Predicted 3D model of a 509-nucleotide part of an RNA (small-subunit ribosomal RNA, 5' domain) from an Ilumatobacteraceae bacterium. The sequence was found in a public genome assembly. The organism belongs to Ilumatobacteraceae, within Bacteria. It matches the Rfam family "Bacterial small subunit ribosomal RNA". Its family is annotated with structural constituent of ribosome and ribosome in the Gene Ontology. Its mean pLDDT, the model's own confidence on a scale to 100, is 86.
[in-house]
Context: one part of a larger RNA
Formats: sequence, C1' cells, structure tokens
RNA sequence: GGACGAACGCUGGCGGCGUGCUUAACACAUGCAAGUCGAACGAGGUCCAUCCGAUCUUCGGAUUGGUGAAGACCUAGUGGCGAACGGGUGCGUAACACGUGAGAAACCUGCCCCGGUCUCUGGGAUAACAGUUGGAAACGACUGCUAAUACCGGAUGCCGUCGGACCGUCGCAUGGCGGACCGACGAAAGGGUUACCGGAUCGGGAGGGUCUCGCGGCCUAUCAGCUUGUUGGUGAGGUAACGGCUCACCAAGGCAUCGACGGGUAGCUGGUCUGAGAGGAUGAUCAGCCACACUGGGACUGAGACACGGCCCAGACUCCUACGGGAGGCAGCAGUGGGGAAUAUUGCACAAUGGGCGAAAGCCUGAUGCAGCAACGCCGCGUGCGGGAAGAAGGCCCUAGGGUUGUAAACCGCUUUCAGCAGGGAAGAAAAUGACGGUACCUGCAGAAGAAGGUGCGGCCAACUACGUGCCAGCAGCCGCGGUGACACGUAGGCACCAAGCGUUGUCC
Repeated sequence: GGACGAACGCUGGCGGCGUGCUUAACACAUGCAAGUCGAACGAGGUCCAUCCGAUCUUCGGAUUGGUGAAGACCUAGUGGCGAACGGGUGCGUAACACGUGAGAAACCUGCCCCGGUCUCUGGGAUAACAGUUGGAAACGACUGCUAAUACCGGAUGCCGUCGGACCGUCGCAUGGCGGACCGACGAAAGGGUUACCGGAUCGGGAGGGUCUCGCGGCCUAUCAGCUUGUUGGUGAGGUAACGGCUCACCAAGGCAUCGACGGGUAGCUGGUCUGAGAGGAUGAUCAGCCACACUGGGACUGAGACACGGCCCAGACUCCUACGGGAGGCAGCAGUGGGGAAUAUUGCACAAUGGGCGAAAGCCUGAUGCAGCAACGCCGCGUGCGGGAAGAAGGCCCUAGGGUUGUAAACCGCUUUCAGCAGGGAAGAAAAUGACGGUACCUGCAGAAGAAGGUGCGGCCAACUACGUGCCAGCAGCCGCGGUGACACGUAGGCACCAAGCGUUGUCC
C1' cells in the first nucleotide's frame, strides 16, 4: 500500500447492486416450511328437480318435515405418486472425502424419450362403516359388512433369467458379443365427458448413482516400528456388483525413514485476497462434491435412504399425566433466551423462474421472487453556480504599522440535480393472471431552499502559531516529547489530507 462476512469511536443527505451469528453442531415458546390425485376405490355429507305430509293462506302461494333422479361440490379412509428433490449446517473426516485422469469384459437405475410384443381367466380378504368395549390421554381390542389400478392363484411368452451341450466372431487376463437346440422358471389393471391416460415384459437412449485404480493437495520423529481378518489362497455366504465384505480351512504374510503407526489440526474444490511473477494466505456469499440432522446404534419401505420436518432401541434434556403411561427434537423461514466486540422482519406473493401431484382446472411450495432493518461493502450523485473590497464586522496573531481568516460573508444575478409536493404511469405476461407497486420512469411546481464531517500538523509524513500546564496532567506506530519560553500534552486560530465518511483495533499478503 491492498484486502475484509468485520468490530469500536466521532459523524451521517440520496440512490443502485450486493452482503449480514466468523462465537454455543447451545437450548428453544409460537406460526409456517410437503403435499397432491374423486379421471384408481368403496363410503359418508352438502346443494338440488320431482313426489308425499303438516301449518298458514289474500287461494297466487309462503314456511317447514321427509324422499331424493341426473348432476355439481366437499372429504376421513383404502390405493397411487411425491416425501431420497428443494432448504440448512460444517460436527466428524487426513479418507479414493475432494480435484484431475482412466477403468467396470464386475454393476443398478422410478419418472422421461425411442422401438418390439402383450394386456386372457379366477379367488380370498381388509380399512372406512356399524355394534360392543379398554384407556386420563396418546392410542387401542373384539365381532360383523364392503370396494379397487390394494393382495393372491392359473393360462399364454415377442422375450428375459438360469442350467446343459454346439457354431461363428472379437478381445489386455478373467472373458465378451451374435446365432440356432433342449429343459426349468417368470407377466399384466383398469379409468375415462371416447380426445386419450394408464398396466405388463423386453431391447436401446438420456440423465443419475455405485465400485476400482494412477497422480495431486496440512503440521509433528520430543510418534520408529505397525498389523491377526492382519496379507494371500481355496470353498461358501452376502451384495445391484468386484472384493476378507463376512465365514470355515490353509499358508505366513502385508506396511514402513520415498515417514508406516501414533498425535495435533482441518470439510475438499472452482475460486477469493495479495504479489511484476514465482509464491504466500484463505475456502463467507455464488457453483460442484462430501458429511451430518438432540447423542449413539439399527433396520424397514422403496427405483433410490440406513432417511432433517419417517420408524425402532438406548441415553441426556424438556413437557403432559388421573402416576398406570405418554409427547418432543429450528444445523428449514421468521422469532426467543444464552454466549459474544458483533450479525436483520415472528413481513408480502406464488405475478415470474423452478419443483411435487393431477388428463386438466388447480392445489401445495419460508425453494424462489420481492419488500423491511444495518454506511457492512462497492459504485454513482448531491450539499449550489457566476459576480462581488487593496478587503466589512467578529475571531486569531502582531514589531501595534499591519497580517490572516478572505471572494470567504453580506449584497446582486442565475440554476433546481437529489430530497419535497402534485399529475401521468410502465416493461417484467403468451388470451386472462403483477407480490414488487401507484414502484421505476416522465411532466409540472416552489425555493439556495432540507443535506459535512473525521483525522492529522516534531521526523518518518503534506500541514504552525498563541495561550495554559510544568517529568504534573498527558501523548506515543518507531525514534521519542513533558522538569517555565513545549511547532510533540490540553485549548484556540490557522493549515494539510480524505470525504458521507474519517480514524482506531484485529487478521492476511
């Protein structure tokens, strides 16, 4: 000198764009953050034409109880899809976690796209519901009824899987691919306003995931030896799949001064800051990957989880309780307490973008879009412009003549950015639909009107005098100032430098 997710002191006009718990992965009141589909299914409810009855009647009808077609709407439950995305945090992790480059002839893949083939025939339940009943509650138990794209048989097999033996072709090993033969096993679901939407199976694709390897990136030797599923083999189990992944048996190996093992620290990267570069430091925001979800463990469901707003067990904590037993998990968005030098609103909207469900209308979406708060940062703008005295007053200094503040003010003329007031008023949306928002922007009006401070002035370092103080009070980044003439302390005047900021502190280069 530059930089910052900064903080502190003094000060503070406007706008745009960003950024905002770096500390306690501390504890959390309250609300919201994941639902949706009635075009899968039974049931219930509301509305309603008609019909029946009652009351009143001005005989037109009115009120009311029941019935309730076609239809519309609503929903607790069964069922489907989603809930594994999106959002948060950085505890752990020195590891194939990450980055990069390869490999999988050892693998998986819902929804989506392309292509082939099929969608035949049966069955038994169960929730809802009704009844009985237990419990303070959370939540159940028994009996009975019912539906499906829920569940379970049978058939068929373009084809797939497995087993047997054959041919062709290819490869870096295990081996891959293609073809024909035999045997075993393996499917399906319907809905619909007749537009379609689905279901099963097989092959391919896209995107996603899983696994393996080379190389790369912290400190420590005041850690020198480490290891028994350890290293390899055979066989088996397990997995989507390879593999000591697990197990039985066999062998005795494997790693290490090119730093094993141990300890400390730490999410990694694109990047960011600095630097001429090499390098050093760093990993907020944004983007990719990983890990985690009160702490520890476990599996279930599923295409996908060992699952933030799912389940089970154990633990700590908090809450309810009729003491028998139950409920909970903000490292989602706001918000509270606490910690701290320190970090925001319990806001608006699904209008846009994107996501889930749905045929759609649409519903949901604290993702997101916006608004609010904060000079926290960057950038831009303003606080007026021109004239105006050999120079008012006041202040300060003085050799008392004067000098300086200073064209500065007053005064004269002009302008109106920004802010203010009034009128108009968008784009963002493609027919409709705009939270932002009567916002941006445009026009008009008034009036210099509403808008300047901070630090420094001994040298480094740009800018000097007076008074007060008297090694005191104090200053200070270093050198050093202060003990009676202090350009270094305090105040004033003047000056210098930056400017809606200026200084200080901290950290990095």